[in-house]
Description: Predicted 3D model of a 162-nucleotide RNA (c-di-AMP riboswitch aptamer (ydaO/yuaA leader)) from an Actinomycetota bacterium. Model confidence (mean pLDDT): 78 of 100. Its Rfam family is "c-di-AMP riboswitch aptamer (ydaO/yuaA leader)". Its family is annotated with regulation of gene expression and cyclic-di-AMP binding in the Gene Ontology. Taxonomically the source falls in Actinomycetota (Bacteria, Bacillati). The model forms 92% of the base pairs in the Rfam consensus.

C1' cells in the first nucleotide's frame, strides 16, 4: 500500500414496513405510511379458455423443439404372442439462454432533471369470488443489503450570539 474476514458505531439503499406511550410473562394502544373489501353515478356486459390481489417484475424468442400420452403399423424365431425399437397421425408440452415493456441505484446540498455506468426484470397470495366507489369495515409495519461518475436547477433543517 492492497485484499479478505469478524465485531461495533455512524451514514446510506430496496421496500408501506417508522416513531412514541402503557405494561414488563404475555400483550395492548396512538400517530404516521401502505394494502384489501365496500353505494350512487359512470363503466363493463362474456363468467374452465376460470377469475382476481400484492409487486417494476410484462411480453417476444428459444419452440413445427426436448420430452410425454394414445392409436395404427414394423423386425427376429418352425409358428404365434409379449416386450423393445422404428415409422405415421392426433393431443399435451418445458427449461437454460437471448431480448424487452417497466423498475432501482449512481449519498454527504434534501429533492428534481439530463447524459453515461452498474443492476433487477422475481416471487407469492385468495380459492370459483371481488370494476370504479362516499360513509363504513378490515389487514400490514417484514425481509434483505453496501452505492458514492459528470452537468444543470435548488431548498429545508440544526447550532451559537444579539
Nucleotide at each position: 500500500c492492497a485484499g479478505u474476514c469478524a465485531c461495533u458505531u455512524u451514514c446510506g439503499c430496496u421496500g408501506a414496513a417508522u416513531u412514541c406511550c402503557c405494561a414488563c410473562c404475555a400483550g395492548g394502544g396512538a400517530a404516521g405510511c401502505g394494502g384489501g373489501g365496500g353505494a350512487a353515478c359512470c363503466a363493463a356486459u362474456u363468467u374452465u379458455u376460470g377469475g382476481g390481489g400484492u409487486g417494476a417484475a410484462u411480453c417476444c424468442u428459444g419452440a413445427u423443439u426436448a420430452g410425454g400420452u394414445u392409436a395404427u403399423u414394423u423386425g427376429c424365431u418352425a409358428a404365434a404372442a409379449a416386450u423393445a425399437u422404428g415409422a405415421u397421425a392426433a393431443c399435451c408440452g418445458a427449461a437454460a439462454g437471448g431480448g424487452u415493456a417497466g423498475g432501482g441505484u449512481u449519498a454527504a446540498a434534501a429533492c428534481u432533471u439530463u447524459c453515461g455506468g452498474c443492476c433487477c426484470g422475481a416471487a407469492u397470495c385468495c380459492g370459483u369470488c371481488a370494476g370504479c366507489u362516499a360513509a363504513c369495515c378490515u389487514c400490514g409495519c417484514a425481509a434483505g443489503c453496501g452505492u458514492u461518475g459528470a452537468a444543470a436547477g435548488g431548498a429545508a433543517g440544526g447550532g451559537u450570539g444579539u